A computed fold for an 81-nucleotide RNA from uncultured Methylobacter sp., annotated as c-di-GMP-I riboswitch aptamer. NCBI's taxonomy places the organism under Bacteria, Pseudomonadota, Methylococcales, Methylococcaceae, Methylobacter. The prediction has a mean pLDDT of 77.
RNA sequence: AAUACUCUUAGCCACCCCCGUCGUGAGGCGGGCUCGGAAAGCCACGGAUCUUGUGCGUAUCAAGAUGGCCGGGCUGCCUCC
Numbered sequence: 001a002a003u004a005c006u007c008u009u010a011g012c013c014a015c016c017c018c019c020g021u022c023g024u025g026a027g028g029c030g031g032g033c034u035c036g037g038a039a040a041g042c043c044a045c046g047g048a049u050c051u052u053g054u055g056c057g058u059a060u061c062a063a064g065a066u067g068g069c070c071g072g073g074c075u076g077c078c079u080c081c
Base pairs, nucleotide, nucleotide: 012037013036017032018031019030020029021028022027035068041074042073043072045071046070047069048066049065050064051063052062053061
């Protein structure tokens, strides 16, 4: 350098839905289930969407939710190469 063969584990999370529970609400938590995920682990920093309040002709503003909407930051597992 070429050819052929073999090989990518152990596992993890968990959509929707149902039940219970917390919350005005978006939604969160626990259990069941498993659509999917190679960061679907953590973080509301930026955007986006959603909720509540004010206002109310609209907008603005404030507080919150979503990390399985996207970007970003941090961290983790494996070894066929």
It was read from a public genome assembly, where an Rfam model found it.